Molecule: Glycine riboswitch aptamer
Organism: uncultured Rhodobacteraceae bacterium
């Protein structure tokens, strides 16, 4: 010090799904100081999604009462359902460790 593997980091790249939902309130804009429409935000109701996080379990194993133990499976507490943001996971880059030479 090359390759490979493992772990961590990363303001890098890719990255799905599901109502731009009903009702009500405050504010802003347009308007005629109206109605109405749009936007932001708060409350409330129903429907839905699963790939932040969280929870659950099989085979198997054990000291066998019971316990250990997995997910992209399941549940949806949380989160999300125009865009943005986020996003498991994959790739890139960096750092460390290990292997052999």
């Nucleotide at each position: 010090g090359c390759c490979a593997u493992c772990a961590g980091a990363u303001a890098c790249g890719g990255g799905a799904g599901a109502c731009a939902u009903g009702c009500g309130g405050c504010g802003c804009a347009u308007c005629a100081c109206a109605c109405a429409u749009g936007c932001u935000u708060c409350g409330u109701g129903g429907g839905c999604c699963g790939a932040a996080g969280g929870a659950g379990c099989a085979a198997c194993c054990g000291c066998c009462c019971c316990g250990g133990u997995a997910a992209a499976c399941u549940c949806u507490c949380a989160g999300g359902c125009a865009a943005a943001a986020g996003g498991a996971c994959c790739g890139g880059u960096c750092u460390g460790a290990u292997c052999a030479c």